[in-house]
Parts: sequence; structure tokens; C1' cells
RNA sequence: UACUCAUCAAGACCGACCGAGGGAUAGGCCCUUUGACGUCGGGGCAACCAUCGGAUUCCGUCCGAACGGUGCCAACUCCUGCGAGACCUUUCGGGGUCGCGAGAGAUGAGUG
Repeated sequence: UACUCAUCAAGACCGACCGAGGGAUAGGCCCUUUGACGUCGGGGCAACCAUCGGAUUCCGUCCGAACGGUGCCAACUCCUGCGAGACCUUUCGGGGUCGCGAGAGAUGAGUG
């Protein structure tokens, strides 16, 4: 870097340093000098992988633990973007709400 599979409505903050942007992208809307983003230290959440214990047992599946490898700790992946719908509304141009599917993205595991 490419591909495959799984998951994405829950959960989890303090301190130090820095100093103007940040939330992937476009639009919206937000966060931010009452210091965001980032880095470091500590703490925590979660349970993808590994490990351990238990249930069931054919493969396997489920439950629990959390010392290891990742991940994560504003807002549903912040919302929308593409498609086909349902419902509400309309001055018939349109406007609004809702979930579904796709795409994109993120994280993990695996493969080349």
C1' cells in the first nucleotide's frame, strides 16, 4: 500500500507542555485563547486478537476475567452527500420527518 472478513446508537478524564486552529473530504453545524488540535505522564473504557476459567460440545458457540498486543475516552462514524421507499405538509415550485440499502471512512483480525 492492496484485498477479504467483522464491528461502528453503548462506554470512558485529569495534569504538564505548546499556542491557533480542529472535527478525514465538500456543505452544514459544532469545538476552541475559560487554551481546542497535538505531544508527554497518569487514569479510565471496551473486549477485536492472544491468554486463563466455566457451560455446552462434532466442528463450534456462549458466559466470565482483564496481567499481554492493538484500539478508544465532545457531539450516532456530529449530520448530510448516492439509490429506492414510507409518512407529514404545500402557494404545486417545493419543504420536512423516519428508517433501509449502497458508497466513503474508522478500528481490529487475516492474506499478498